[in-house]
This is a predicted structure of an 84-nucleotide RNA (c-di-GMP-I riboswitch aptamer) from Paraliobacillus quinghaiensis.
Of the family's consensus pairs, 100% are formed in the model.
Rfam family: c-di-GMP-I riboswitch aptamer. Gene Ontology term of the family: cyclic-di-GMP binding.
RNA sequence: AUACGAUAAUGGCAAACUUAUUGAAAGAUAAGGACGCAACGCCCCGGUCUAAGGUUAAUAAACUAUGAUUGCAGGGUUACCGAA
Repeated sequence: AUACGAUAAUGGCAAACUUAUUGAAAGAUAAGGACGCAACGCCCCGGUCUAAGGUUAAUAAACUAUGAUUGCAGGGUUACCGAA
């Protein structure tokens, strides 16, 4: 240095749920709270969710992202620690 990741150390993030705000919804933000996480940091792409608006239909409904999501898979890139 690369790979790897412990019943190690130091710090870090925070699921469900609750409250408040926000949004058409999916969701998001803040506080509380810890199931988990060694990239659960960032970027790209695919997948997934929603359907306000739009199109078709005219009654129901169907399709559609310009709205979301990495705690969904993959790729790129950067980073703390060091037992085997």